Predicted 3D model of a 339-nucleotide part of an RNA (large-subunit ribosomal RNA, domain IV) from an Elusimicrobiota bacterium. Its mean pLDDT, the model's own confidence on a scale to 100, is 88. The source organism's lineage runs through Bacteria, Pseudomonadati and Elusimicrobiota.
Context: one part of a larger RNA
RNA sequence: CCCGCCGCUAAGGAACUCGGCAAAUUGGCUCCGUAACUUCGGAAUAAGGAGUGCCUGAGUACUCAUGGCGCAAGCCAGGACGAAAAGGCCGCAGUUAAGAGCCUCUUACGACUGUUUAACAAAAACACAGGUCUCUGCUGAAAUCUCAAGAUGAUGUAUAGGGACUGACGCCUGCCCGGUGCCGGAAGGUCAAGAGGAUGUGUGCAAGCACUGAUUCUAAGCCCCGGUAAACGGCGGCCGUAACUAUAACGGUCCUAAGGUAGCGAAAUUCCUUGUCGGGUAAGUUCCGACCUGCACGAAUGGCGUAACGAGAAGAGGACUGUCUCGGCGGCGGACUCG
Repeated sequence: CCCGCCGCUAAGGAACUCGGCAAAUUGGCUCCGUAACUUCGGAAUAAGGAGUGCCUGAGUACUCAUGGCGCAAGCCAGGACGAAAAGGCCGCAGUUAAGAGCCUCUUACGACUGUUUAACAAAAACACAGGUCUCUGCUGAAAUCUCAAGAUGAUGUAUAGGGACUGACGCCUGCCCGGUGCCGGAAGGUCAAGAGGAUGUGUGCAAGCACUGAUUCUAAGCCCCGGUAAACGGCGGCCGUAACUAUAACGGUCCUAAGGUAGCGAAAUUCCUUGUCGGGUAAGUUCCGACCUGCACGAAUGGCGUAACGAGAAGAGGACUGUCUCGGCGGCGGACUCG
């Protein structure tokens, strides 16, 4: 000199970096104090501040239970717990070592506590309480395992059990049943085996034997007729028009089953795009607030909000720091050298 772990560091203080990653700050207890918002529970140890050792005061005051005395108020005894004011002492420093939240603001997502890829992912994924639809009426419910027997469901009975979707809560959940699915429909059409046996054929002298097999009857299904979207799903185009311009409340036309309602919107969705405007910065492809020209949001494949919560994601600020300017010094252990 190199590696690992650790301690300190002038001045600055995130200039480092994808990003404060890591480190530092904070930290216990007592007292004061504490905002928006809110589902009134919270948020909250919010934030922010002060104190903290030892001695005297003092095992005192106060409080508690027991016992005694007293008419009562109360007093007394020993016991349990146990201050403060005030004064004094020492140190740079008193939760003297160790252990012991950094804080705040904004946004998106998911309500929450939980669960998960044993050994690269802990999450916005799964679950969840709640909501809706649907099946199931019980001598084997429906559903499930099974060749069967038998069993689960359930020693349950629609306030029960199974399946599917959504996912607390608040405000809501628009239009389309043409397609597909499901449900319903005593008609009609089609339709298998089967029933039936008109007709025809072969053969035979004939009786017969062997074939052919029409009209007709006949199930579910399909066609057909309806219903149903918190079933699978879907939710337009072109042209013109207002006394500046622009735009189009308005009109025309074509198509459709119906043409996207409320709300939201450059969004975990926006290609063009670092859209435009505003905010924050000296400077901001990120962030926040708006606008709407939504390439290609949109209402239980839920829409929009939302207190609380989050080892989750994004942005900002304070404090703090060897992250950095930019290095330096030291400790311990290795490596290394010698034995």
It matches the Rfam family "Bacterial large subunit ribosomal RNA".